[in-house]
Two RNAs folded together computationally: RNase P RNA and transfer RNA, 457 nucleotides in total.
RNA sequence: CCAGUUGACCGGGUGGCCGCUGCCUUCGGGCAGAGGAAAGUCCGGGCUCCAUCGAAAUACGGUGACGGCUAACGGCCGCCGGGGGCGACCCCAGGGAAAGUGCCACAGAGAGCAGACCGCCUCCCGAAGCUUCGGCAGCGGGAGGUAAGGGUGAAAGGGUGCGGUAAGAGCGCACCGCGGACCGGGCGACCGGAACGGCAGGGCAAACCCCACCGGGAGCAAGACCAAAUAGGGAUGACGCGGCGCAAGCCGGCCGCUUUUCGAGGCCAGUCAUCCGGGUUGGUUGCUCGAGGGCCGCGGCAACGCGGCUCCAAGAGGAAUGGCCAUCACGCAGCGGCAACGCUGCCUUACAGAACCCGGCUUACAGGUCAACUGGCGCC
RNA sequence: GGCGGAGUAGCUCAGUUGGUUAGAGCAGUGGAAUCAUAAUCCAUGUGUCCCCAGUUCAAAUCUGGGCUUCGCUACCA
Numbered sequence: 001c002c003a004g005u006u007g008a009c010c011g012g013g014u015g016g017c018c019g020c021u022g023c024c025u026u027c028g029g030g031c032a033g034a035g036g037a038a039a040g041u042c043c044g045g046g047c048u049c050c051a052u053c054g055a056a057a058u059a060c061g062g063u064g065a066c067g068g069c070u071a072a073c074g075g076c077c078g079c080c081g082g083g084g085g086c087g088a089c090c091c092c093a094g095g096g097a098a099a100g101u102g103c104c105a106c107a108g109a110g111a112g113c114a115g116a117c118c119g120c121c122u123c124c125c126g127a128a129g130c131u132u133c134g135g136c137a138g139c140g141g142g143a144g145g146u147a148a149g150g151g152u153g154a155a156a157g158g159g160u161g162c163g164g165u166a167a168g169a170g171c172g173c174a175c176c177g178c179g180g181a182c183c184g185g186g187c188g189a190c191c192g193g194a195a196c197g198g199c200a201g202g203g204c205a206a207a208c209c210c211c212a213c214c215g216g217g218a219g220c221a222a223g224a225c226c227a228a229a230u231a232g233g234g235a236u237g238a239c240g241c242g243g244c245g246c247a248a249g250c251c252g253g254c255c256g257c258u259u260u261u262c263g264a265g266g267c268c269a270g271u272c273a274u275c276c277g278g279g280u281u282g283g284u285u286g287c288u289c290g291a292g293g294g295c296c297g298c299g300g301c302a303a304c305g306c307g308g309c310u311c312c313a314a315g316a317g318g319a320a321u322g323g324c325c326a327u328c329a330c331g332c333a334g335c336g337g338c339a340a341c342g343c344u345g346c347c348u349u350a351c352a353g354a355a356c357c358c359g360g361c362u363u364a365c366a367g368g369u370c371a372a373c374u375g376g377c378g379c380c
Numbered sequence: 381g382g383c384g385g386a387g388u389a390g391c392u393c394a395g396u397u398g399g400u401u402a403g404a405g406c407a408g409u410g411g412a413a414u415c416a417u418a419a420u421c422c423a424u425g426u427g428u429c430c431c432c433a434g435u436u437c438a439a440a441u442c443u444g445g446g447c448u449u450c451g452c453u454a455c456c457a
Base pairs, nucleotide, nucleotide: 001376002375003374004373005372006371007370008369009368010367012328013327014326015325016324017323018322020033021032022031023030024029035351039362040361042360043359044358045357046356047219048218049217050216054262055261056260057259060215061214062213063212064211066078067077068076069075080094081092082091083090084089095210096209100208101207102204103203104202117150118149119146120145121144122143123142124141125140126139129136130135158176159175160174161173162172163171177199178197179196182193183192184191185190223285224284225283226282233276234275235274236273237272238271239270242251243250244249252268253267254266255265278456279455280454292311293310294309295308296307297306298305299304331346332345333344334343335342336341381453382452383451384450385449386448387447390406391405392404393403399437408424409423410422411421412420430446431445432444433443434442
């Protein structure tokens, strides 16, 4: 210098004028005002209501190597295994196919404890040929052997080589792979080693399922309060109208938004649900200080944790956060210049915009900056 | 804002234990018949199964992400 990998970050700055929202005000004014994704609403929580919401089972949904972090997670970190890349590095829904069920279309002879279509080999029969009369090579039919070769397929019951055989075959052997025990290392997933076994029931669980773990439902239009208005109405449905007892109490019924059981508890009255009809389209609150941000130190490989100091940074709600001008930086175009650069003009930019709040993931993003690392080339 | 559903031919829709060719009706085109048109009869074409990845031998179908579109959802008595 070229090509690339990973991580972090910026994503217009300054000034003036005119506006919008909130707070403060000495009523002159002052201060603050979108994002890394505010997005998709895909996960996990906080918060609120269902009176409380506990334990177990069933059903349903989700997750899935191992160890850790965290309030929690399907997130993050480290590590293991597999795959890709020369490498830095990247990707993996990565439990179980020997619990069971199901599927493997078409093609192919055979597709699940398989199979003889072609081929190879042996034997028998038949007709004919060549011959140096010892035999030889082939054809047709039949009986068998063979999974080495061809062919089909996504997949054909270990792979390569040597021996062996009529031809073949883990039939035997060497190496590699595989299997279950053993030894050593590691918290563990797992790794390494020598010996043994001739090799066994292939794939699909993002098919049902099995195993382990997790999950009550709804969502700020949740919920609470005030004000105004009205025909304070109607229809349907559900559960009831508790029992005994003087009383204490006992029994019973209903209540958890899949269902059931148990425990604790509440209610036992008219309550609840749905629909039709009626009224309002107001205000306050929830509403922004929170698992919060920054810096430093310590522990840890890291995610992260602990301690100290410091900061307060939008709170709108049919929905504010904008517009114009000047200038700077960047970019583009033209001209001049060997080049650095200078002048003029244009755009003033990409994705996108809070809607209760956090932690993640995913998706979109013009242009630019920094750090670490890898491969190649050149020079010293 | 929150919650839920759908996307297959020009239109309305079928199509699932994943399997060879993705179908029906209407519409369209050509022909027959008619003086002509409609109705009728015959023949016929038509697909990025919304898009991109993944699982699988194989995806309209299963899984993840994105896009488009539709519906429900205020308070009071």
The coordinates come from a structure-prediction model, not an experiment, and the mean pLDDT is 77.